[in-house]
Context: one part of a larger RNA
RNA sequence: GAACGAACGUUGGCGGCGUGGAUUAUGCAUGCAAGUCGAGCGAGGACAGUUCGUGUAGCAAUACAGGAGCUGAGCCGAGCGGCGCAAGGGGCAGUAAUGCGUGGGUAACGUACCCCCCGGACUGGGAUAGUCCGCCGAAAGGCGGAGUAAUACCGGGCGAUGUAGCGAGUUCGCAUGAAUUUGCUAUCAAAGGUGUGAUUCCGUCGGGGGAGCGGCUCACGUGGUAUUAGCUAGUUGGUAGGGUGAUGGCCUACCAAGGCAAAGAUGCCUAGCGGGUGUGAGAGCACGACCCGCGCCACUGGCACUGAGACACUGGCCAGACACCUACGGGUGGCUGCAGUCGAGGAUCUUCGGCAAUGGGCGCAAGCCUGACCGAGCGACGCCGCGUGUGGGAUGAAGGCCUUCGGGUUGUAAACCACUGUCAGGGGGGAUGAAGUCCCGCUGGGUACUCCCAGCGGGAACGCUUGACACAUCCCCAGAGGAAGCACGGGCUAAGUUCGUGCCAGCAGCCGCGGUAAGACGAACCGUGCGAACGUUGUUC
Numbered sequence: 001g002a003a004c005g006a007a008c009g010u011u012g013g014c015g016g017c018g019u020g021g022a023u024u025a026u027g028c029a030u031g032c033a034a035g036u037c038g039a040g041c042g043a044g045g046a047c048a049g050u051u052c053g054u055g056u057a058g059c060a061a062u063a064c065a066g067g068a069g070c071u072g073a074g075c076c077g078a079g080c081g082g083c084g085c086a087a088g089g090g091g092c093a094g095u096a097a098u099g100c101g102u103g104g105g106u107a108a109c110g111u112a113c114c115c116c117c118c119g120g121a122c123u124g125g126g127a128u129a130g131u132c133c134g135c136c137g138a139a140a141g142g143c144g145g146a147g148u149a150a151u152a153c154c155g156g157g158c159g160a161u162g163u164a165g166c167g168a169g170u171u172c173g174c175a176u177g178a179a180u181u182u183g184c185u186a187u188c189a190a191a192g193g194u195g196u197g198a199u200u201c202c203g204u205c206g207g208g209g210g211a212g213c214g215g216c217u218c219a220c221g222u223g224g225u226a227u228u229a230g231c232u233a234g235u236u237g238g239u240a241g242g243g244u245g246a247u248g249g250c251c252u253a254c255c256a257a258g259g260c261a262a263a264g265a266u267g268c269c270u271a272g273c274g275g276g277u278g279u280g281a282g283a284g285c286a287c288g289a290c291c292c293g294c295g296c297c298a299c300u301g302g303c304a305c306u307g308a309g310a311c312a313c314u315g316g317c318c319a320g321a322c323a324c325c326u327a328c329g330g331g332u333g334g335c336u337g338c339a340g341u342c343g344a345g346g347a348u349c350u351u352c353g354g355c356a357a358u359g360g361g362c363g364c365a366a367g368c369c370u371g372a373c374c375g376a377g378c379g380a381c382g383c384c385g386c387g388u389g390u391g392g393g394a395u396g397a398a399g400g401c402c403u404u405c406g407g408g409u410u411g412u413a414a415a416c417c418a419c420u421g422u423c424a425g426g427g428g429g430g431a432u433g434a435a436g437u438c439c440c441g442c443u444g445g446g447u448a449c450u451c452c453c454a455g456c457g458g459g460a461a462c463g464c465u466u467g468a469c470a471c472a473u474c475c476c477c478a479g480a481g482g483a484a485g486c487a488c489g490g491g492c493u494a495a496g497u498u499c500g501u502g503c504c505a506g507c508a509g510c511c512g513c514g515g516u517a518a519g520a521c522g523a524a525c526c527g528u529g530c531g532a533a534c535g536u537u538g539u540u541c
Base pairs, nucleotide, nucleotide: 001541002540003539004538006537007536008535009534010533013386014385015384016383017382018381019379020378027341028340030339031338032337035083036082037081040080041079044076045075047072048071049070050069051068052067054065055064056063057062090297091296092295099222100221101220102219103218104217105216106215109214110213111212114210115209116208117207118206119205120204122156123155124154125153131146132145133144134143135142136141162187163186164185165184166183167182168181169180170179171178172177192202193201223269224268225267230260231259232258235257236256237255238254239253240252241251242250272294273293274292275291276287277286278285279284299320300319301318302317303316322333323332324331325330350376352375353374354373358372359370360369361368362367389419390418391417392416399410400409401408402407423482425477426476427475428474429473432470433469439463441456442455443454444453445452446451485530486529487528488527489526490511491510492509496525497524498523499522500521506513507512
């Protein structure tokens, strides 16, 4: 000098864009952060419409009350079922290699949703939740009986293009082998919904291909310490088996005695890694906040289940610590999601608005959900921009300070005169972030369609809509009004005088100042530097 997720002191007008728990991966009150589908299913409730009959009042029409049946692309909230909840969001504890980075391999592998192609869906059955009845319990919750549905579950049939085995060829490779043609045998599937109407729409089953995403594996690279020199029994290899989507001591049995290490094994300490960031002419050195990719974690430790995918942040089980409720028998919980709170700390924000946009989940759709996200709020925390006026104005006013008492300086500075109107304040106009998706209707075409495409400015009837928040910019109003400080002045280093103090009080980055004329302490005046900031401290180069 540059830089910072900074802090502290003094000061502080506005805006834009960023950024903000670095410490205790400490403990957490409260609210929200993952639901959705009635076009998969059965039942229920409210409401509305309608029909029937009952009671009361009345002679009757009728009014009121309560009941039963049917209907409802409508409403409500549980249940079964499907998809999602493995994403998105947070953190960096662990990890020195089971990670990351770069480049390969997989002839040793997987893949729900999405796209393309081919083919199919015959016929049956038994349950169960919800519900009703009864019971236990303070609660959380649970037990028994009856009975019901499905795109839930389970049989039978058909059965290849798949898989496995046996056989015959063809083409290849990188060793195990791979691809492909064909014959036989064995084996394996399915579900319906909407609608007046389904080979046509939405789904469902099997096979092949694709895209994207993953698993495993190899080479090289990726801290400190030798005041750590030896480490290792599933250890190293083989055979056989198990397990997995798949290779493999991944696991088991048996056999052999190997394997690693001074090119640093093993141990200990430290640490998430990279793209990048800071600095520097570069080489390098230091760092890894925000954003992006990967990894890991979810109170601590372990475990599996479900599933295409987890050993699963807001799923489950066990153990532990902690906290809460309790009728003392027993239960409940997990903010390293968004806000917020206690604590510790030098130190880090609102218990805000909205799904309008972008994206995600579900749904045919309308739509619902979304603390992702978009916005607003707080903080000079950072960078950048703007303003705090402009021109004139000398009796060089008053006051201050200095003085050789003549004056000098503050200083065109002020007053005063003439203007301007940025920003802030008040009022108004009008762009932009919004493109539509979609709904209803009509016409034409595509193989018959509820589907798709095109059109509706030319024949008829034309419509319904979406902004939480923000303001570029323009116009009007008033009026210099609301807006300047901080550090320094001995040398380094730009800028000096007077007074006070008297090795005291104090200053100080280094040299060093202060013991009676201190340009170095304190104050005043003046000056210098930077300026909504200026200094100090810490850290890196």

About this RNA
Predicted 3D model of a 541-nucleotide part of an RNA (small-subunit ribosomal RNA, 5' domain) from an uncultured bacterium. Its mean pLDDT, the model's own confidence on a scale to 100, is 80.